[in-house]
RNA sequence: GCCCUGGUAGCUCAGUCCGGUUAGAGUGAUUGCCUCGUAAAUUAAUUUGAGAGAGCAAUAGGUCGAGGGUUCAAAUCCCUCUCAGGGCU
Repeated sequence: GCCCUGGUAGCUCAGUCCGGUUAGAGUGAUUGCCUCGUAAAUUAAUUUGAGAGAGCAAUAGGUCGAGGGUUCAAAUCCCUCUCAGGGCU
């Protein structure tokens, strides 16, 4: 220098082929509930606080790597750039 693959939520990824539902899943985070369990207070019912969970639910979190183009409409198609990985010379 040339070629190929990839960049989408904190993390791991799907969706791209064939443009069209309001951009999704798992996990993580936060909050609430449940269960377990512990300490303190109270005569007691009970109250308050730290902790654990293969449990349940809700919420938040994304300029779909960057810029531009085509289109009624782009994560998806086209161009350039950039980052990561691989191959050739």